[in-house]
RNA sequence: GGGAGUGUAGCUCAGCGGUCAGAGCGCCAAGCUUAUACCUUGGUGGUCCUAGGUUCAAAUCCUAGCACUCCCA
Numbered sequence: 001g002g003g004a005g006u007g008u009a010g011c012u013c014a015g016c017g018g019u020c021a022g023a024g025c026g027c028c029a030a031g032c033u034u035a036u037a038c039c040u041u042g043g044u045g046g047u048c049c050u051a052g053g054u055u056c057a058a059a060u061c062c063u064a065g066c067a068c069u070c071c072c073a
Stems, first nucleotide, its partner, number of pairs: 001072007010025004018056001026044006049065005
């Protein structure tokens, strides 16, 4: 230098263009317990990497950029 992939909650990740963006873990509170843990219930969570574009509607499609990973040279 060329190509490919990934980027969504504190972490690991889901999420056929369609109306509140989700799960597990975590964290907080209550219950339970002598107490902690376990367990149960409730709660807590987001600029969907950035900027444009397409569309009635974009996390999702298109373009450019950024970061990381891999391959080729």
Molecule: transfer RNA
Organism: Candidatus Berkelbacteria bacterium